This is a predicted structure of a 74-nucleotide RNA (transfer RNA) from Candidatus Methanovirga meridionalis. The sequence is in RNAcentral, with records from ENA. Taxonomically the source falls in Candidatus Methanovirga (Archaea, Methanobacteria, Methanobacteriales, Methanobacteriaceae). It matches the Rfam family "tRNA". Rfam describes the family as follows. Transfer RNA (tRNA) molecules are approximately 80 nucleotides in length. Model confidence (mean pLDDT): 84 of 100.
[in-house]
RNA sequence: GCCUCGGUAGCUCAGUCUGGUGGAGUGCAAGACUCGUAAUCCUGUGGUCGCGGGUUCAAUUCCCGCUCGGGGCU
Repeated sequence: GCCUCGGUAGCUCAGUCUGGUGGAGUGCAAGACUCGUAAUCCUGUGGUCGCGGGUUCAAUUCCCGCUCGGGGCU
């Protein structure tokens, strides 16, 4: 330098293909239970969807560029 996969909640990851209200687990907070803690149960809390631009009535999703990370080729 080229090819390819990925960047989404504090953390681990779905969702994107086929544009139309952003999810799960875990974490965190309050409550129940307990002599108390843990565990368990319940409620709540969660996001510039890596950055910029384009297309569109509408973009996490499609297109272009950039950037960071993994793998491969030379």